[in-house]
RNA sequence: UCUUAUCAAGAGAGAUGGAGGGAAUGGCCCGACGAAGUCUCAGCAACCAGCCAAAUCCUUUGGUCAGGUGCUAAAUCCAUCAAGCGAGGUCGCUUGAAAGAUAAGG
Repeated sequence: UCUUAUCAAGAGAGAUGGAGGGAAUGGCCCGACGAAGUCUCAGCAACCAGCCAAAUCCUUUGGUCAGGUGCUAAAUCCAUCAAGCGAGGUCGCUUGAAAGAUAAGG
């Protein structure tokens, strides 16, 4: 960088650190009652691997398991671009896309 799948569920304490963080922009939030980062312990979760079962049988579905990843404020926090619908002081709703995150594969 490409492809596919998923993203309104779920799950935090301590130590260290000392002002930022929530991807970007705008908003709105979180933060000296202690942000990011790092470490320890704990937890959540079935994407991959393993195990079990079934079937429309070599693939699919279901169950189980925390080994590989991942995650543990707010819907991916909301919006962003397009279309449609409604409203009529510029807004709201729906659908899709884009972007992003994670997994698996290339």
A computed fold for a 106-nucleotide RNA from Halalkalibacterium ligniniphilum, annotated as SAM riboswitch aptamer (S box leader).
The RNAcentral record of the sequence draws on MGnify.
The prediction has a mean pLDDT of 84.